[in-house]
Context: one part of a larger RNA
């Protein structure tokens, strides 16, 4: 010096592997004593309707009733001349203005009568005295019971009217007229039903994600619980929401459970009676652990402490506070048991419970409308009735029409861990293989790999890492389906069966389905299994899944829902850095 590759620095263009690339405070799921649509036999309400009543609204008749009032009548236990309503007054009263009495009629009876009315008839007729709890319808007053009658008001049903009032019709447009209706409808108030047609609002909490389950959501006992005390979990076992006037107090006496022996029926087993028996029994429970023979166990007497009224301390809640509630100890006080000392505020002990509001109860006080009584009310005290989500609001569900806050505290996808399940391999070798474990199969039973299934955990991502399947394109493992080498055979060859090394190259086409995977089809040397965020959607597809629409089934009263089934349904990014390919410039 020529040519040619590379590396380095830079520049075009191109492709989309990575920057868990840009884009939206994640639509899915959960959570919030969060919204908001929609339903309903969720809670409260409110229009609307129905339906009594009142006012608006008068006027008559009839039937029945209610009430007052006016006249009249009514009243019979026995005994007793008799059909004595109830006080009270008083010795008379009544009669030619026809009285006791006869006669006849109506009424009404307790069949005795009693009342009225008409005719006869002519002068007395009743009371005070004995029987009775009460004495005269002799006469007067006032009230009762029962009944009929007049007069008022009013009630309910019917049924008329017209004048309020409505309606219609009038080419007089009217404080009209006439017509049809009528105290009825309107319409207002007031009461009781009705009532998602509207509205406000509720619809628990735990939870190996939420939902269904279920209560570990108030209590008790035993473990767990790591010898003080206290201690989780949807950890193991269980147990309570009562029961009992004796199964409670006290006092006294007995002593159990089984075994062995004996004794008429009478036996495995009934009853007595002897001996053993320290508890193997009993204790109100379907808890459990503790305690009890001096008994706290059994059995009889008596009896009502299963008491009033305070204090204090324990647990309840460890070691801070905190309510019911339970239990424990002392004081007064009233009592029962018992000779007495003593005991006794329920059941041996440790579960069996409930705040305020509000009724109802019960006992006596206080108080309200400025008199005075009685009702009403209100207040003090207890008891009882209940929230079990159990320190206790008053309360049902849809949502794919959905929506805000927020979670990776917490699900579904892929990652992690883990590997029971999966796949693969080995130990040992009972059998099986006419004989013979190991040519070839290989039980129980062991023990490892791997990280391809399923699941567990919930670590990492919810101010988002784009899900199934095809498709494209690369790369990898090897526990090899072909091709190779090689060894064993229950290998004659030929085909085969097992097993070693081996990853260099292959590994194909269609018919079904979204499919993966599966069956099926004709070839092939074969027609292999994995893995790369179940490789790959800023690469395509979108057939399936998984928003809004819609139909069936089935489910629910509906709203709506269903790993049930159907039709349909928006795939966003101009490439900055990387990288990768091709050019090129120094």
């Nucleotide at each position: 010096c020529a040519a040619g590759g590379g590396a380095c620095u830079c520049c075009c263009a191109u492709c989309g592997g990575g920057a868990a690339g840009u884009g939206a405070a994640g639509a899915c799921c959960c959570c919030a004593u969060g919204g908001a649509g929609c339903u309903u036999u969720a809670c409260u309400g409110c229009a609307g309707c129905c339906u009594g009543u009142c006012g608006u609204u008068g006027a008559a008749u009839u039937a029945c009733g209610g009430u007052a009032u006016u006249a009249c009548a009514u009243g019979c236990g026995c005994a007793g001349c008799g059909u004595a309503g109830a006080u009270g007054g008083u010795a008379g009263a009544u009669g030619u203005u026809a009285a006791u009495c006869c006669u006849u009629a109506u009424a009404u009876u307790c069949c005795g009568g009693u009342a009225u009315a008409a005719g006869g008839g002519g002068a007395g007729u009743c009371a005070a005295c004995g029987u009775u709890g009460a004495g005269a319808c002799a006469c007067c007053a006032u009230c009762c019971u029962u009944g009929u009658u007049c007069u008022g008001c009013u009630g309910u049903a019917a049924u008329u009217c017209u004048c309020a009032c409505u309606c219609g019709u009038a080419u007089g447009u009217g404080u009209u007229a006439c017509g049809a209706g009528g105290a009825c409808a309107u319409c207002g108030g007031u009461a009781g039903g009705u009532a998602g047609g509207c509205a406000g609002u509720u619809u628990g909490g735990g939870u190996g994600g939420g939902g269904c389950g279920c209560c570990a959501c108030a209590c008790c006992c035993u473990c767990g619980a790591a010898a003080a005390c206290a201690u989780a979990u949807c950890a193991a076992g269980g147990g309570u929401g009562c029961c009992c006037u004796a199964u409670g107090g006290u006092c006294a006496a007995c002593u159990c459970a089984u075994g062995u022996g004996a004794g008429u029926c009478a036996g495995c087993a009934a009853c007595u009676c002897a001996c053993a028996g320290g508890a193997g029994a009993g204790u109100g429970u379907c808890a459990a652990g503790a305690g009890c023979a001096u008994a706290a166990g059994u059995u009889g007497g008596c009896u009502u402490g299963a008491c009033g009224u305070g204090a204090u301390u324990u647990c309840g809640c460890a070691c801070a506070g905190c309510a019911a509630g339970a239990a424990a100890u002392c004081a007064c006080g009233a009592g029962u048991g018992g000779a007495a000392a003593c005991a006794c505020g329920g059941g041996u002990c440790u579960a069996a419970c409930g705040a305020a509001c509000c009724a109802a109860u019960a006992c006596g006080c206080c108080u309200u409308u400025u008199u005075g009584g009685u009702g009403a009310g209100g207040g003090c005290u207890a008891u009882u009735g209940a929230c079990u989500a159990c320190a206790g609001a008053a309360a049902a569900g849809c949502u794919a029409c959905c929506c805000u806050g927020g979670g990776g505290a917490u699900a579904a996808c892929a990652g992690a861990g883990u590997c029971g399940u999966c796949g693969c391999c080995g130990g040992c070798a009972a059998g099986a293989g006419c004989a013979c474990a190991u040519a070839u199969c290989g039980a129980c039973c062991c023990g490892g790999c791997g990280g391809c299934u399923u699941g567990c955990u919930a670590c990492c991502u919810c101010g988002a890492u784009g899900u199934c399947g095809g498709u494209u394109c690369u790369u990898u493992c090897c526990a090899u389906c072909c091709u190779g080498g090689c060894u064993g055979u229950g290998c004659a060859g030929c085909a085969g069966c097992a097993g070693c090394c081996a990853a260099g190259g292959g590994u194909g086409a269609g018919g079904u389905u979204g499919u993966u995977c599966g069956c099926c089809u004709a070839u092939u040397a074969a027609a292999g299994g994995g893995g790369a965020u179940c490789g790959u959607g800023a690469g395509c597809u979108g057939g399936g899944u998984u928003c809004a629409g819609a139909c069936c089934g089935u489910c629910g009263u509906g709203a709506g829902a269903c790993a049930g089934g159907u039709c349909g349904g928006u795939u966003a990014c101009u490439a900055u850095c990387u990288g990768a390919u091709g050019g090129g410039a120094g």
The part of an RNA shown here (large-subunit ribosomal RNA, domain V) has 586 nucleotides and comes from Methanocorpusculum sp.
The RNAcentral record of the full RNA draws on ENA.
NCBI's taxonomy places the organism under Archaea, Methanobacteriati, Methanobacteriota, Methanomicrobia, Methanocorpusculum.